[in-house]
RNA sequence: GCGGGUGUAGCUCAGUUGAUAGAGCGUCGGCUUCCCAAGCCGAAGGUCGCCGGUUUGAUCCCGGUCGCCCGCU
Numbered sequence: 001g002c003g004g005g006u007g008u009a010g011c012u013c014a015g016u017u018g019a020u021a022g023a024g025c026g027u028c029g030g031c032u033u034c035c036c037a038a039g040c041c042g043a044a045g046g047u048c049g050c051c052g053g054u055u056u057g058a059u060c061c062c063g064g065u066c067g068c069c070c071g072c073u
Stems, first nucleotide, its partner, number of pairs: 001072007010025004019056001027043005049065005
């Protein structure tokens, strides 16, 4: 330099080939217990890497760009 993959909650990851985003773990609160743990209930937490385009509408489609991973030269 070229090609491919990947980027979504604190962490690990889903998501519909367009209609205002979820799970598990973790955190916080409550119930339970003499206390802890476990269990049960509830809550907080995200401009979906960034910029632009298409569209009535984009996490999703298109272009560019940045980080990480793999391969080729």
A computed fold for a 73-nucleotide RNA from an uncultured Bdellovibrionales bacterium, annotated as transfer RNA. The prediction has a mean pLDDT of 80. Its Rfam family is "tRNA". Rfam classes the family as a transfer RNA.